Notes:
A computed fold for a 323-nucleotide part of an RNA from a metagenome, annotated as large-subunit ribosomal RNA, domain IV. Model confidence (mean pLDDT): 83 of 100. RNAcentral holds the full RNA, with entries from SILVA.
Context: one part of a larger RNA
RNA sequence: CUAAUGAUUAAGGAACUUGACAAAUAAGCGGACGUAACUUCGGGAUAAGUCCUGCCCCCUAGUAAUAGGGGGUCGCAGCGAAAGUAAUCGGGGGGACUGUUUACCAAAAACACAGCUUCCUGCUAACACGAAAGUGGAUGUAUAGGAGGUGAUGCCUGUCCAGUGCUAGAAUGUUAAGAACACUUGUGCAAGCUCGUGUUUUAAGCACUAGUCAACGACGGCCGUAACGAUGACGGUCCUAAGGUAGCGAAAUUCCUUGUCGGGUAAGUUCCGACCCGCAUGAAUGGCAUAACCAUCUCGAUAUUGUCUUAAUCUUAGACUCG
Repeated sequence: CUAAUGAUUAAGGAACUUGACAAAUAAGCGGACGUAACUUCGGGAUAAGUCCUGCCCCCUAGUAAUAGGGGGUCGCAGCGAAAGUAAUCGGGGGGACUGUUUACCAAAAACACAGCUUCCUGCUAACACGAAAGUGGAUGUAUAGGAGGUGAUGCCUGUCCAGUGCUAGAAUGUUAAGAACACUUGUGCAAGCUCGUGUUUUAAGCACUAGUCAACGACGGCCGUAACGAUGACGGUCCUAAGGUAGCGAAAUUCCUUGUCGGGUAAGUUCCGACCCGCAUGAAUGGCAUAACCAUCUCGAUAUUGUCUUAAUCUUAGACUCG
């Protein structure tokens, strides 16, 4: 000097660092007391926090286990060992939850989920596999089965059918092969076969007419206006299928931006609460709240520590020196 899932450390205690990463903190699911906000009234909760504990003798209650009281005594230590378990609290984002996942760099906010909803399917079901026979669906029958979306629960889910899609529609237009009729080319004695043209008839589809957004999706400009100024409830005008409702909002979305104000710190690009000029939020591509839960992300506090101030020592195995 290197390595070790190795040890110890005065004073300080996160000053380290992207970040308490790593290490440290011990705290018994023994007994007694005590336990907040919030809440879906089940929880939260072993919340948090405080105290007791060995052995010997006596008394009280009890049949007894045991409980209470008094006295004595030993140790550093009384769940005296071993094993096992193991920090705590507060604010916020996300996802309701238990669960699943990139075998071998990602465990998550991704997937799933119960619940909600749309569409299809009347049974030889729809749908799937299969040239087919047949099989699954199902020895089921719409409270069933299949497909798509959303994702517990609570409060809700606004406007638009112009485009695209889907559904419906005995009219009309357009439209293939075929069929009928008329003419036509070649060949043949002929029957016929064959080449082409025209007219009529004719399906789905498309056009057309409606419906449908928890179908794919979409949800505006400009100008003026109130008795300081500012702002604009109000008015005008253009365009559109309709011009974003409730909620939320510098957000997992905010470029400008470390926006501005308030809080916490001596000092805070992060965090929390507000504001709203939302570059480019917004309602099952779900919107907003939400107890419980989480090896989730983020901010703070207590305890704790060699993470650090600042380094030192020890053990083991190497390296190294001598042999």